[in-house]
RNA sequence: GGCCCCGUGGUGUAGUGGCAGCACACGAGGUUUUCGUCCUCGUAGCGUGGGUUCGAUUCCCAUCGGGGCUA
Numbered sequence: 001g002g003c004c005c006c007g008u009g010g011u012g013u014a015g016u017g018g019c020a021g022c023a024c025a026c027g028a029g030g031u032u033u034u035c036g037u038c039c040u041c042g043u044a045g046c047g048u049g050g051g052u053u054c055g056a057u058u059c060c061c062a063u064c065g066g067g068g069c070u071a
Stems, first nucleotide, its partner, number of pairs: 001070007010024004018054001026042005047063005
């Protein structure tokens, strides 16, 4: 240099065009003499830029970061 894969809250992960979910973590409350466990509620996310579309996490292009194969 060429080719392929991955990028979603703090962490892990689901979501193949129509409200972005789950678990852990974190915060508040309940329970408990206290802590922990358990229960309820809440905060927090689509790498970036453009295109297609009525509508994009999803499709296309470029770019950035990580990984692999090859010379």
The RNA shown here (transfer RNA) has 71 nucleotides and comes from a Thermoleophilaceae bacterium. The organism belongs to Thermoleophilaceae, within Bacteria. The same sequence occurs in records of 2 taxa. Its mean pLDDT, the model's own confidence on a scale to 100, is 82. The sequence is in RNAcentral, with records from ENA and MGnify. It matches the Rfam family "tRNA". Rfam classes the family as a transfer RNA.